[in-house]
RNA sequence: CGCUUAUAAAGAAAGACGGAGGGAAUAGACCCGGUGAAGUCUUGGCAACCUGUGCUUACAAGGUGCCAAAUUCUAUCCCGAAUCUUCGGGAGAAGAUGAGCA
Numbered sequence: 001c002g003c004u005u006a007u008a009a010a011g012a013a014a015g016a017c018g019g020a021g022g023g024a025a026u027a028g029a030c031c032c033g034g035u036g037a038a039g040u041c042u043u044g045g046c047a048a049c050c051u052g053u054g055c056u057u058a059c060a061a062g063g064u065g066c067c068a069a070a071u072u073c074u075a076u077c078c079c080g081a082a083u084c085u086u087c088g089g090g091a092g093a094a095g096a097u098g099a100g101c102a
Stems, first nucleotide, its partner, number of pairs: 002101006013043005021032003026075004044067003049063002051060003071094001076091006
């Protein structure tokens, strides 16, 4: 890097260094940011995919993961409402994370 599969409107931040960007990419919208972004480190926390015990409702927290906003929202297709550019729902794409595989 690729393939398969599961999940996602829930949840969880302080400090130090740092010094202007950040929210995956492209476009648009919207938002966060010198009352300190990204990044690194420390500590803390969330969750329960794998794991362990139980053996099926549970408990624990070893391996990952995560700790602004729905994966921030939209983009492609379908349906509906409104009525002329908006709104709602569903599916999909892409990305993320886990597990398995090559």
SAM riboswitch aptamer (S box leader) from Solitalea longa, 102 nucleotides, folded computationally. The organism belongs to Solitalea, within Bacteria. It was read from a public genome assembly, where an Rfam model found it.